Notes:
c-di-GMP-I-GGC riboswitch aptamer from Aquibacillus rhizosphaerae, 83 nucleotides, folded computationally. The organism belongs to Aquibacillus, within Bacteria. It was read from a public genome assembly, where an Rfam model found it. Model confidence (mean pLDDT): 85 of 100.
RNA sequence: AAUGAAACAGGCAAAUUCAUCGAAAGGUGAAGACGCAAAGCUUCGGGUCUAAAGCGUUAGCAAUGACAGCCGAGUUGCCAUUU
Numbered sequence: 001a002a003u004g005a006a007a008c009a010g011g012c013a014a015a016u017u018c019a020u021c022g023a024a025a026g027g028u029g030a031a032g033a034c035g036c037a038a039a040g041c042u043u044c045g046g047g048u049c050u051a052a053a054g055c056g057u058u059a060g061c062a063a064u065g066a067c068a069g070c071c072g073a074g075u076u077g078c079c080a081u082u083u
Base pairs, nucleotide, nucleotide: 001082002081003080004079011036012035016031017030018029019028020027021026034069040075041074042073044072045071046070047067048066049065054061055060
């Protein structure tokens, strides 16, 4: 420097359960492991979800909020292999 097939050291932790915060989506902590080579970080673009306010012809629209483990982008870093 390139790559991530396999995997060492090390790391994260889906569903579910309990506690807690929230109007909700969902967040946080504990238990738990489906998976992850950035499943570290940033809502910048797209996407998905929410809808306490507001609008409304009561069908819905939508400020707002959420998801980085949906995709892309940006940024930082470990290990292994190859050169």